[in-house]
Context: one part of a larger RNA
RNA sequence: CUGGGCGUAAAGGGCAUGUAGGCGGAUAGGCAAGUCAGAGGUGAAAGCCCCGGGCUCAACCCGGGAACUGCCUUUGAGACUGCCAAUCUAGAGUCCGGGAGAGGAUAGUGGAAUUCCCAGUGUAGAGGUGAAAUUCGUAGAUAUUGGGAAGAACACCAGUGGCGAAGGCGGCUAUCUGGACCGGUACUGACGCUAAGGUGCGAAAGCGUGGGGAGCAAACAGGAUUAGAUACCCUGGUAGUCCUAGCUGUAAACGUUGUUCACUAGAUGUAGGCGGAUUGGUCCCGUCUGCGUCCAAGCUAACGUGAUAAGUGAACCGCCUGGGGAGUACGGCCGCAAGGCUAAAACUC
Numbered sequence: 001c002u003g004g005g006c007g008u009a010a011a012g013g014g015c016a017u018g019u020a021g022g023c024g025g026a027u028a029g030g031c032a033a034g035u036c037a038g039a040g041g042u043g044a045a046a047g048c049c050c051c052g053g054g055c056u057c058a059a060c061c062c063g064g065g066a067a068c069u070g071c072c073u074u075u076g077a078g079a080c081u082g083c084c085a086a087u088c089u090a091g092a093g094u095c096c097g098g099g100a101g102a103g104g105a106u107a108g109u110g111g112a113a114u115u116c117c118c119a120g121u122g123u124a125g126a127g128g129u130g131a132a133a134u135u136c137g138u139a140g141a142u143a144u145u146g147g148g149a150a151g152a153a154c155a156c157c158a159g160u161g162g163c164g165a166a167g168g169c170g171g172c173u174a175u176c177u178g179g180a181c182c183g184g185u186a187c188u189g190a191c192g193c194u195a196a197g198g199u200g201c202g203a204a205a206g207c208g209u210g211g212g213g214a215g216c217a218a219a220c221a222g223g224a225u226u227a228g229a230u231a232c233c234c235u236g237g238u239a240g241u242c243c244u245a246g247c248u249g250u251a252a253a254c255g256u257u258g259u260u261c262a263c264u265a266g267a268u269g270u271a272g273g274c275g276g277a278u279u280g281g282u283c284c285c286g287u288c289u290g291c292g293u294c295c296a297a298g299c300u301a302a303c304g305u306g307a308u309a310a311g312u313g314a315a316c317c318g319c320c321u322g323g324g325g326a327g328u329a330c331g332g333c334c335g336c337a338a339g340g341c342u343a344a345a346a347c348u349c
């Protein structure tokens, strides 16, 4: 470079945004760079290939042809690509009218539960387990009633439900704010798709600052179990979990399925709209956008997938190329560190 691939065999970047680049709608016109055709020049000889010939053959040598896939000049063609100028509305976007939502940020606020504190009632146990013990309790525990404090999380609603690019988002209220959807079709007029680098976002754990600390709980201590038990079970318990402004940048970051567009049987449920029918019960019909289930054709090694494709095609990016060594060493970049990103080889089967 090429081929074949990437749901589960190796392989989709965690997600987005966007630069270069690649690719790009309809109509008619112009140019002629790409493209195609003709002609001319050049493409040294030798060699390779074909035909013939000379050394007794061959190697070797000689003659002729073909080839030299290329480049340059010139004359044309004008479909396609490109460029120029023009027009269009089916892509894309704007506008108007609506309804839905745990989308994000900030501030405030509510009740249940838990723990602790104070007080009352009350007395000998409570707790925990397979069984126990450590543990708590006559200095009055557990239980129960009243009062108070604190922190964290929001039962029911709740749903193969909703929203978000992904990570993710769930009490209630207010303010600020992003996106999508439906209906109208007024406007712009290809403004589009993808995206190497770059930039931003990015669960949990972790790091450093200052707070906070109810419950839970790595580490740790004790009790059990056991041959042992650095575990599983139990009693405690510190970081942490929470807030703040930062760092880290990784996950089975998974639908293990990149993004966008077009096309290709059905059935059924559900969420948000719109239209119709019916007319007053909300069923029925149609349609758009999501989320599910079952299946036709097709695809698939099979499992399965099947309009939310893994079907049929197009554009662009990322990635794979036997197992181990190894996502390691070295180097570079990033990080406070932990470490991350990039990424081999010897050797071995």
Stems, first nucleotide, its partner, number of pairs: 003321004007303002012317001014201004021194003025088003029084003033081002035077008049065006091191001092188003095184004103177007110154001114150008125136002162169002206247002210243002215241002220236004258316006266294011298305002322349003331342004

Small-subunit ribosomal RNA, central domain from an Alphaproteobacteria bacterium, 349 nucleotides, folded computationally. It matches the Rfam family "Bacterial small subunit ribosomal RNA". Taxonomically the source falls in Alphaproteobacteria (Bacteria, Pseudomonadati, Pseudomonadota). RNAcentral holds the full RNA, with entries from ENA. Model confidence (mean pLDDT): 89 of 100.